[in-house]
RNA sequence: CAGGGUGUGGGAAAGUCUGGCAAUCCGCGUGCCUCGGGCGCACGAGACCGCUGGUUCAAAUCCAGCCAUCCUGA
Numbered sequence: 001c002a003g004g005g006u007g008u009g010g011g012a013a014a015g016u017c018u019g020g021c022a023a024u025c026c027g028c029g030u031g032c033c034u035c036g037g038g039c040g041c042a043c044g045a046g047a048c049c050g051c052u053g054g055u056u057c058a059a060a061u062c063c064a065g066c067c068a069u070c071c072u073g074a
Stems, first nucleotide, its partner, number of pairs: 001073007010026003020057001028044005050066005
């Protein structure tokens, strides 16, 4: 320098192809249970999706640029 992958709650991770309510697991909070703890059960909080802009009635998803990181080639 060229090509490609990845970026989503505190951690992991699905959803992107085919635009329309952001799952799930761990963790966290409250309650039940227990002599107490753990286990178990119920409920709940927490991400507007790497950044900026564009298209659209509507963007995590499509388009452009950029950033970070990884892989391949020169």

About this RNA:
Transfer RNA from Rhodopirellula sp. SM50, 74 nucleotides, folded computationally. It matches the Rfam family "tRNA". Rfam's curators write: Transfer RNA (tRNA) molecules are approximately 80 nucleotides in length. Rfam links the family to the GO term triplet codon-amino acid adaptor activity. The family's RNA type in Rfam is transfer RNA.